[in-house]
RNA sequence: UAACGAUAAAGGCAAACUUAUUGAAAGGUAAGGACGCAAAGCCACAGGCCUAAAGCAGAAAUGUGAUGGCGGCUGGGUUACCGAA
Numbered sequence: 001u002a003a004c005g006a007u008a009a010a011g012g013c014a015a016a017c018u019u020a021u022u023g024a025a026a027g028g029u030a031a032g033g034a035c036g037c038a039a040a041g042c043c044a045c046a047g048g049c050c051u052a053a054a055g056c057a058g059a060a061a062u063g064u065g066a067u068g069g070c071g072g073c074u075g076g077g078u079u080a081c082c083g084a085a
Base pairs, nucleotide, nucleotide: 004083005082012037013036017032018031019030020029021028022027035072041078042077043076045075046074047073048070049069050068055064056063057062
């Protein structure tokens, strides 16, 4: 330096659920809470998934619709703590 990842050491994050808040929704944020996580740090670039407001179509029902989301779904990019085998 590149891989790899201990029942090591130090530290870190925080699922479900609850409360508050925000949003049309999906979802986000804050507090509590720990199922888990070695990038569960960061980036919607590729795939995937969720929602469907505006708009469009329609007599209506409804259909369509991402410019809204999910990184704790898989890749990719990028930065980083520790050091047994």
The RNA shown here (c-di-GMP-I riboswitch aptamer) has 85 nucleotides and comes from Robertmurraya kyonggiensis. The coordinates come from a structure-prediction model, not an experiment, and the mean pLDDT is 89. The sequence was found by an Rfam model in a public genome assembly. Lineage of the source: Bacteria > Bacillota > Bacilli > Caryophanales > Robertmurraya. It matches the Rfam family "c-di-GMP-I riboswitch aptamer". Rfam's curators write: GEMM was predicted in a large-scale screen for bacterial structured RNA regulatory elements. Rfam links the family to the GO term cyclic-di-GMP binding.